Predicted 3D model of a 124-nucleotide RNA (SAM riboswitch aptamer (S box leader)) from an uncultured Chloroflexota bacterium. Of the family's consensus pairs, 86% are formed in the model. Its Rfam family is "SAM riboswitch aptamer (S box leader)". Rfam's curators write: The SAM riboswitch is found upstream of a number of genes which code for proteins involved in methionine or cysteine biosynthesis in Gram-positive bacteria. Gene Ontology term of the family: regulation of gene expression. The coordinates come from a structure-prediction model, not an experiment, and the mean pLDDT is 82.
RNA sequence: CGCUCAUCAAGAGGGGUGGAGGGACCGGCCCGACGAAACCCCAGCAACCCCCCGGAACGGUAUCGCACCGCGUGUCGGUCUGGAAGGGUGCUAAUUCCGGCAGCGAAAGCUGGGAAGAUGAGGU
Repeated sequence: CGCUCAUCAAGAGGGGUGGAGGGACCGGCCCGACGAAACCCCAGCAACCCCCCGGAACGGUAUCGCACCGCGUGUCGGUCUGGAAGGGUGCUAAUUCCGGCAGCGAAAGCUGGGAAGAUGAGGU
């Protein structure tokens, strides 16, 4: 950045500085002087990318073996999957707090997939 893909119902907070805002936006509804944002320290959650350790089927390959149209074994590759948590991010009120679009409905509301946003990995 009018780009691509994946995920978003789970999970995880203390301290210091600071001093009035914060929850993207809009509406609602919340959080906040029993201390908001921001910054710092420590801790934690998670497992997207890298690294590492297994498993599975598949494909390639061998100066290997055999009962040789092949099978086995070894090895390499990507894929899927389990683990781990060292590195890079992220996150640690409320489902992404709820809605914003569409359908049904008199309404309350219900249902569904999106939009928007966030995070990661890529791309430009």